[in-house]
Context: one part of a larger RNA
This record gives sequence, C1' cells and structure tokens, in this order.
RNA sequence: CUGGGCGUAAAGGGAGCGUAGGCGGGAAGAUAAGUUAGGAGUUAAAUUCCCAAGCUUAACUUGGGACAUGCUUUUAAUACUGUCUUUCUUGAAUAUGGGAGAGGGUGACGGAAUUCCAGGUGUAGCGGUGGAAUGCGUAGAUAUCUGGAAGAACACCAGUUGCGAAGGCGGUCGCCUGGCCCAAUAUUGACGCUGAGGCUCGAAAGCUAGGGGAGCAAACAGGAUUAGAUACCCUGGUAGUCCUAGCCCUAAACGAUGGACACUAGAUGUCGGAGGAGUCAAUCCUUUCGGUGUCGUAGCUAACGCGUUAAGUGUCCCGCCUGGGGAGUACGCUCGCAAGGGUGAAACUC
Repeated sequence: CUGGGCGUAAAGGGAGCGUAGGCGGGAAGAUAAGUUAGGAGUUAAAUUCCCAAGCUUAACUUGGGACAUGCUUUUAAUACUGUCUUUCUUGAAUAUGGGAGAGGGUGACGGAAUUCCAGGUGUAGCGGUGGAAUGCGUAGAUAUCUGGAAGAACACCAGUUGCGAAGGCGGUCGCCUGGCCCAAUAUUGACGCUGAGGCUCGAAAGCUAGGGGAGCAAACAGGAUUAGAUACCCUGGUAGUCCUAGCCCUAAACGAUGGACACUAGAUGUCGGAGGAGUCAAUCCUUUCGGUGUCGUAGCUAACGCGUUAAGUGUCCCGCCUGGGGAGUACGCUCGCAAGGGUGAAACUC
C1' cells in the first nucleotide's frame, strides 16, 4: 500500500464546536474539465513474440514484421461527475403559539442530623467487638432537657423518571441563561453531512495562593488478630474532602458499541406534547410526533447476543487495529509549578 476488521478476541478518539479537505436533494439549460469512442504523432536501440537466414544442430548471431500500459494532439458523444446560469421545496434554518425538565451560572432562605460550647437534672459507668483492649468518665462522662455556634450534605417525594455533547446534574425561592419537544401556517431556498490540524469543555485524585474545617478520612499513632500482620476489625487522627482564583487533562471518561442520513414485522411498559371519540371531571379507546425501557420477526453474529435506540440492509466522512512479552517503557520533541500528560520505538525473547 492492498485486503479484512474495531460490543466481549487487537482496534471508536472522553466529549463538543469548527478550519482545510472529502462527500452531498429535485428540475431545465449551457459548457465539455473528468468520462467514453475513432483518427494522427510519439512511445530510441537492445530485450520479448512471430517469420526467415547464418555458424553441421542448438544456444548464439543477423534481417524483416509485430507488440508497446503511457503521453501529446484532433474529431465526435453528453448518461454520470465537475463548472456556470435559471429555478423548486422535501434536507437545513428562521419566525409565531404552546410545553416538560436534578441543563448551566449567581444570590438568598429552610428543616432534620452531626460535632462543639454554656447551663439544668442525674450517677457510675460509657464506648467498642467475634470476643476484647487502646480510648472517654467521680476534675461528673454516657443518658436527658434548654439555649447557642459551626460546617457539610439535602431524608421522604424518587421512578431501568427527567435534563445535558460528554464529564455530569437532586432541599426551597428569586434573577440571568443554553438546549430540546409539539402544533399550525409563513419565510429563506441546499444555506447540508463529516471533520486531519485547531479551539473549548472535561469525574475523582493531585498542585499553587487565600479562606474554611462539622462529619468523614489517605498518611501517621495506639489497641487487637496472627507464626508474622508494615492489612482486614477497633480507638484516635493530619493532608484532603468545602469556597474563591488559577493549573492539571487522566478514568472500567462504558452502551467496553464514532457521527449523519435512508430503508427493513410486531407486542408491551413508561415520560413529554398534539388530534379524534366518549357519560367530555376522572377514566378508558384510538391516531400521530419526540424520548426512554423490556420482549421479539427477518437478517446478522464464532458464540453470547443484537434486533426501527441494530451489532440488520446501504451511502458519506473521521478515528483506530495488524501475534504475546519487552512497553504505553526508552530516546527525541512538546505541554505542565510539580506530579506527570501527549506523541511513541527497537534490541532481545516466546
């Protein structure tokens, strides 16, 4: 490079926006670049093939002919692709009216619980475990009542419910703000899809500076267990967990399944809309659009399984794989304050 692949065997980029590029809806006309057909020129010699000839034959040599992907040029064709012009509305978008939502940011407020502080009652235990001990307690603990303080998280509702591109998002209210869905019209008129680089977002842990610190809790200390116990269990406990600003950029970042579009049996649950029927209040029946689940036909699959939310049937674009180990290592480059991240081999070995 070609081929074959990427749910679980190696392989989908963590996610989005988007540059170049690639690909791209219906109709008419023009053009003739790609494309197709014919002609001309060129395509050195040698080689190759065919026919002859010369060495006794062959190899070999000589002559003639053929062949020659390609390139140039010319004539013609116009289905497809391209380019240009005109046009269309179904793709896409915008406007109008409704709708649901833990989508994001910011501020305020609330109750339960926990710990601590002060006071009252009260007395010898509490706590903890498999059993204990360390620990706390006569300087009055635990328990209980009253008052106060602080920080963090929001029970029930809660649901294979909802929202978000992913990470993720859950008390209540206000303000600011993004996206999505439905209905009926109107408008623009292919404005689209994908996306190498690039940019932005990106759990937790970690880092810098300043705050905060109730509970929990790496490290650490002690008590147990044990042959040992640098653990599991217990008592403590610091970073951290929280906030602000700035970094880090990883993950079983998972649906282990890239995005978009079209097509291909159904059944059933649920969420959000719209229409119809109806005893119009509930309800139930029915149609339809969008989401989210379960089962399942054809088909696919090595099997498991997937199955209109495809892993089915096709088209377009991107990313990635090519035996195990060495190794996501070394070296180089690059990013980072650092930790480290990105890119990413080989020898050797089986």
Predicted 3D model of a 350-nucleotide part of an RNA (small-subunit ribosomal RNA, central domain) from a metagenome. Its Rfam family is "Bacterial small subunit ribosomal RNA". Its family is annotated with structural constituent of ribosome and ribosome in the Gene Ontology.